[in-house]
RNA sequence: CAUGAACCUUGGCAAACCCGUCGGAAGGCGGGGGCGCAAAACCUCCGGUCUCGUGCCAUCGGGCUGAGAUAGCGGGGCUGCCGAC
Numbered sequence: 001c002a003u004g005a006a007c008c009u010u011g012g013c014a015a016a017c018c019c020g021u022c023g024g025a026a027g028g029c030g031g032g033g034g035c036g037c038a039a040a041a042c043c044u045c046c047g048g049u050c051u052c053g054u055g056c057c058a059u060c061g062g063g064c065u066g067a068g069a070u071a072g073c074g075g076g077g078c079u080g081c082c083g084a085c
Stems, first nucleotide, its partner, number of pairs: 004082001012037002017032006035072001042077002045075003048070005055064003
């Protein structure tokens, strides 16, 4: 340096669900909770998925555009604990 295989320390985060709150929705935030996570820290650059109060089209099932959500969908960027053989 690479890999993430083991042990260990300080620890950290927090799925479903419940309560409150914001949002039209996807969903966010706070509290409880704890399924899991070595980046489950941070960033929408790429792809995916989801939503739609707007615009356009429609054979009225929906499609396109645009706007948003997801970093716990994957890739990428960036920082970072431990660190054997």
About this RNA
The RNA shown here (c-di-GMP-I riboswitch aptamer) has 85 nucleotides and comes from a Gammaproteobacteria bacterium. It was read from a public genome assembly, where an Rfam model found it. Of the family's consensus pairs, 95% are formed in the model. The coordinates come from a structure-prediction model, not an experiment, and the mean pLDDT is 78. It matches the Rfam family "c-di-GMP-I riboswitch aptamer". Its family is annotated with cyclic-di-GMP binding in the Gene Ontology. Taxonomically the source falls in Gammaproteobacteria (Bacteria, Pseudomonadati, Pseudomonadota).